[in-house]
RNA sequence: GGUCGAGUAGCUCAACGGCAGAGCGUCCUCCUGUUAAGGGGAUGGUUAUAGGUUCGAAUCCUAUCUGGGCCG
Numbered sequence: 001g002g003u004c005g006a007g008u009a010g011c012u013c014a015a016c017g018g019c020a021g022a023g024c025g026u027c028c029u030c031c032u033g034u035u036a037a038g039g040g041g042a043u044g045g046u047u048a049u050a051g052g053u054u055c056g057a058a059u060c061c062u063a064u065c066u067g068g069g070c071c072g
Stems, first nucleotide, its partner, number of pairs: 001071004006066002010024004018055001025043006048064005
């Protein structure tokens, strides 16, 4: 330099054009003599950035950025 795929909650990941979710974590609470385990509740987002398409975009298109794989 070329090419492929990725970027979503504190972390690991879903959502395949129509209300952005789960697990773990954190906080409160119940249980227990105490802790752990367990039960209940709460807490969470500029979907990397900027444009475009669309009635509607995390999702499709373009450019850029970040960090990877492969080729040279």
Molecule: transfer RNA
Organism: Bacteroidota bacterium